RNA sequence: GCGGGUGUAGUUCAGUGGUAGAAUGUCUCCUUGCCAAGGAGAAGAUCGCCGGUUCGAAUCCGGUCACCCGCU
Numbered sequence: 001g002c003g004g005g006u007g008u009a010g011u012u013c014a015g016u017g018g019u020a021g022a023a024u025g026u027c028u029c030c031u032u033g034c035c036a037a038g039g040a041g042a043a044g045a046u047c048g049c050c051g052g053u054u055c056g057a058a059u060c061c062g063g064u065c066a067c068c069c070g071c072u
Base pairs, nucleotide, nucleotide: 001071002070003069004068005067006066007065010024011023012022013021018055026042027041028040029039030038048064049063050062051061052060
């Protein structure tokens, strides 16, 4: 330099055009003499960034950044 993959909640991951979810963690409450376990609830993401297409984009297209793999 070229090609490919990944980027979404604190963390690990779903979601392939129509209200962004789960697990776990955090906080509150219940249960217990206390802890752990269990139960109920809440907060937490402008989907790496910038544009484009579309009535509508995490999703499609272009560019760009970071990391990983391969080729040279």
This is a predicted structure of a 72-nucleotide RNA (transfer RNA) from a Candidatus Buchananbacteria bacterium. It matches the Rfam family "tRNA". Rfam classes the family as a transfer RNA. From the family's description: Transfer RNA (tRNA) molecules are approximately 80 nucleotides in length. RNAcentral records the identical sequence in 3 taxa. RNAcentral holds the sequence, with entries from ENA. The prediction has a mean pLDDT of 83.